Predicted 3D model of a 403-nucleotide RNA (Bacterial RNase P class A) from an Acidobacteriota bacterium.
The source organism's lineage runs through Bacteria, Pseudomonadati and Acidobacteriota.
The coordinates come from a structure-prediction model, not an experiment, and the mean pLDDT is 76.
It matches the Rfam family "Bacterial RNase P class A". About the family: Ribonuclease P (RNase P) is a ubiquitous endoribonuclease, found in archaea, bacteria and eukarya as well as chloroplasts and mitochondria.
């Protein structure tokens, strides 16, 4: 130098000026009670203070909360599944085990059981599983042709028929353990070593497991993100949860007056009077809407320290919280500055190239021009995923060159 591999860290600053939204305060103004001085509620206006993430996203897991449901237990469904640990809890972290992939830092893995049962396994192919046998090898019967030879018989090639085999070819993602020697009529765990599988068994770890021993010639493919078995877990719904307040109309239910011997309504300062009028009226209590309030932001909380622990995380001590809206506010413009690309100059800079003038790259420096990513709180946290623009470790592997 060029090509990786791991962790961590930001998520533009600074100022001015104009907005937006909640919260205290003040200040008048409106409307309402009622103990006449205050309280409440609406908007205004002044002033302080506050206002999105690292994923606020998907809504994919655990949770807290809050109603409903529920004695106790079974089926039935669903979801996890290597071991030990962390956690309020996980399908999530952490340390380790095997497998697997990378030359290597390192990475991935839903990793229980296929010797409990059923089912699949395209197409090739004999056969995809109680195992078979297309070529082909291999000895035995039987025929045939050619040849040798006086014969007897002997060689060679083809066929047919019933066996052995299972090496060797062929199919196929996958074919009844692998490689060697030995054997053997040709094969074969038939025999033997090594490997591999099973069973027993020392030795080591909390465990998964990891290192030997010894033994059986040796069970039988693959497929549980197929159904199954096995072990754990697990009741629902979701803040539009839910809890409290509470109009108007119109329903329900009590009480009082009243039905022509006039209840109540209109006129009007009142009264009488006069119109109108009938079976309602008038007061209560309850339910449920419609607006309202809480729920609602202090929480398994965060920062720093110090202890424990290999880690994840866990005690202890200080310190710190200011969005909590309810269709949804956190923006806007401009300056200055940092950081990207473009493009223009300038360069006593370093590299090709060229006799040379000079040219190309790259660094640096000025100057314009554009740019600053993903994305947007809606009950509240632990995760996981996805999305996205940089920036750091004298962290780590490779491979080259140079000394």
């Nucleotide at each position: 130098g060029c090509a990786g591999c791991c962790g961590g860290c930001c998520g533009g600053a600074c100022g001015a000026c104009c907005g937006c939204c909640g919260c205290g305060c003040g200040c008048a103004c409106g409307c309402g009670c009622c103990c006449c001085g205050g309280c409440g509620c609406g908007g205004g206006c002044g002033c302080g203070g506050g206002g999105a993430g690292g994923a606020a996203a998907g809504u994919c897991c655990g949770a807290a909360c809050u109603c409903c449901a529920g004695a106790g237990g079974g089926c039935a469904g669903u979801g996890c599944g290597c071991c030990g640990g962390g956690u309020a809890a996980c399908g999530c972290c952490c340390g380790g085990u095997c497998a697997g992939g990378g030359u290597g830092a390192c990475c991935u893995g839903a990793a229980g059981g296929a010797a409990a049962g059923u089912g699949g396994c395209a197409c090739a192919g004999a056969a995809a599983a109680c195992a078979u046998a297309c070529c082909g090898c291999c000895g035995g019967c039987c025929g045939c042709g050619c040849c040798c030879g006086c014969a007897a018989g002997g060689g060679c090639g083809g066929g047919g028929c019933a066996g052995g085999u299972a090496a060797g070819g062929g199919u196929g993602a996958a074919a009844a353990g692998g490689u060697g020697c030995g054997g053997u009529a040709a094969g074969a765990g038939c025999g033997c070593a090594c490997c591999g599988c099973g069973c027993c068994u020392g030795c080591u770890g909390c465990a998964a497991g990891g290192c030997g021993g010894g033994u059986g010639g040796c069970a039988g493919g693959c497929u549980a993100a197929a159904c199954c078995c096995c072990g754990c877990a697990c009741g629902g719904a979701g803040c539009a949860a839910g809890a409290c307040c509470a109009a108007a109309u119109a329903g329900g239910g009590g009480a009082g007056c009243g039905c022509u011997u006039g209840a109540g309504g209109g006129u009007g300062g009142u009264c009488c009077g006069c119109c109108c009028g009938a079976a309602g009226c008038u007061u209560c209590c309850g339910g449920g809407u419609a607006g309202g309030u809480c729920g609602c932001u202090u929480g398994a909380u965060c920062c720093c320290g110090c202890c424990g622990g290999a880690g994840a995380c866990g005690g202890c001590g200080g310190g710190g919280c200011u969005a909590g809206a309810g269709g949804a506010a956190u923006g806007g413009u401009c300056g200055u500055c940092a950081c990207c690309g473009g493009c223009g100059c300038g360069u006593u800079c370093g590299c090709g190239g060229g006799c040379a003038a000079c040219c190309g790259c790259g660094g640096c420096g000025c100057g314009c021009c554009g740019g600053u990513a993903c994305a947007g709180a809606a009950u509240u946290c632990g995760g996981c995923u996805u999305a996205u623009g940089g920036c750091c470790g004298c962290g780590c592997u490779g491979c080259g060159g140079c000394g």